Transfer RNA from Candidatus Chaera renei, 73 nucleotides, folded computationally. Its mean pLDDT, the model's own confidence on a scale to 100, is 81. It matches the Rfam family "tRNA". The family's RNA type in Rfam is transfer RNA. The sequence was found in a public genome assembly.

[in-house]
RNA sequence: GCCGGCAUAGCUCAGUUGGUAGAGCGGCGCUUUUGUAAAGCGAAGGUCGGGGGUUCGAAUCCCUCUGUCGGCU
Numbered sequence: 001g002c003c004g005g006c007a008u009a010g011c012u013c014a015g016u017u018g019g020u021a022g023a024g025c026g027g028c029g030c031u032u033u034u035g036u037a038a039a040g041c042g043a044a045g046g047u048c049g050g051g052g053g054u055u056c057g058a059a060u061c062c063c064u065c066u067g068u069c070g071g072c073u
Base pairs, nucleotide, nucleotide: 001072002071003070004069005068006067007066010025011024012023013022019056028042029041030040031039049065050064051063052062053061
C1' cells in the first nucleotide's frame, strides 16, 4: 500500500433481506433469612464509533473518516 471482518447497555453478545432497540451477567430496590449467599419479583441503564447521503421512516442501504482484528504484498 491492497483486501476483508468487527464497533449496539458497565461487560459478553443478539437484532430474522428498513417500521419507535433486546437477552444473559453485573449494579440498584423489594420479598425470603438472625445475617450473608442462593432463589424469586421489579424498575433503571443505549442519540446503535464520528460525519454526510438515500427514504415517509436507517442499528440495518450507500459514501467518507476513526479505532480494532486478520490476510496479502